Transfer RNA from a Planctomycetota bacterium, 74 nucleotides, folded computationally. Its Rfam family is "tRNA". The family's RNA type in Rfam is transfer RNA. Its family is annotated with triplet codon-amino acid adaptor activity in the Gene Ontology. The prediction has a mean pLDDT of 82. Taxonomically the source falls in Planctomycetota (Bacteria, Pseudomonadati).

[in-house]
RNA sequence: CCGCAUGUCGUCCAAUGGCAGGGCACCCGUCUGAUAUGCGGGCGACGGUGGUUCGAUUCCAUCCAUGCGGACCA
Numbered sequence: 001c002c003g004c005a006u007g008u009c010g011u012c013c014a015a016u017g018g019c020a021g022g023g024c025a026c027c028c029g030u031c032u033g034a035u036a037u038g039c040g041g042g043c044g045a046c047g048g049u050g051g052u053u054c055g056a057u058u059c060c061a062u063c064c065a066u067g068c069g070g071a072c073c074a
Base pairs, nucleotide, nucleotide: 001070002069003068004067005066006065007064010024011023012022013021018054026042027041028040029039030038047063048062049061050060051059
């Protein structure tokens, strides 16, 4: 430099053109002599910009980041 893939709660994963859901973690309650487990509840996110659209996390373009492969290596 070229091509492909992926960017979503703290973390790991979903889903969808019309209020973004779950596991773990964390917080509160319950339980216990006290922890832990279990149970109930709560907290919390769509990488940036532009475009299409009545409406974009989703589609398109571009940039950025990460990964994989390739090219180059004078």